Predicted 3D model of a 122-nucleotide RNA (SAM riboswitch aptamer (S box leader)) from uncultured Ulvibacter sp. Taxonomically the source falls in Ulvibacter (Bacteria, Pseudomonadati, Flavobacteriia, Flavobacteriaceae). The model forms 94% of the base pairs in the Rfam consensus. It matches the Rfam family "SAM riboswitch aptamer (S box leader)". Rfam describes the family as follows. The SAM riboswitch is found upstream of a number of genes which code for proteins involved in methionine or cysteine biosynthesis in Gram-positive bacteria. The coordinates come from a structure-prediction model, not an experiment, and the mean pLDDT is 78.

RNA sequence: AUGUUAUCAAGAAAGGCGGAGGGAUUAGACCCUAUGAAGCCUUAGCAACCCUUUCACUUGAAAGAAGGUGCUAAAUUCUACAACCAUUUUCUGUUUUACAGAAAAUUACUGAUAGAUAACGA
Numbered sequence: 001a002u003g004u005u006a007u008c009a010a011g012a013a014a015g016g017c018g019g020a021g022g023g024a025u026u027a028g029a030c031c032c033u034a035u036g037a038a039g040c041c042u043u044a045g046c047a048a049c050c051c052u053u054u055c056a057c058u059u060g061a062a063a064g065a066a067g068g069u070g071c072u073a074a075a076u077u078c079u080a081c082a083a084c085c086a087u088u089u090u091c092u093g094u095u096u097u098a099c100a101g102a103a104a105a106u107u108a109c110u111g112a113u114a115g116a117u118a119a120c121g122a
Stems, first nucleotide, its partner, number of pairs: 003120006013043005021032003026080004044072003049068002051064005076114001081111002086106009
């Protein structure tokens, strides 16, 4: 590196160095940035995966934050793939102004893929 499981619309920033990019990757959109990007350091904070205590002991519940990680613009910034609901448009057929089918577009939801983080394993 690869693998398994869980989570990902909540939350939480100041300073110093630095000096032009950044938001994972490809494309598009959108956004942040000389009122200072990335990166590094210090301090502070958030959260509660590992962890600590108590209760229950099958699963779990409550409280905590010393330590190991993580995180501190925007939903993992949004979209891309699939299924489905709804709406609209077009075409075709029946046949009579409605029904059925197909295609396309938009939107909501769900899932998948990819990614991030943790724990475990190797």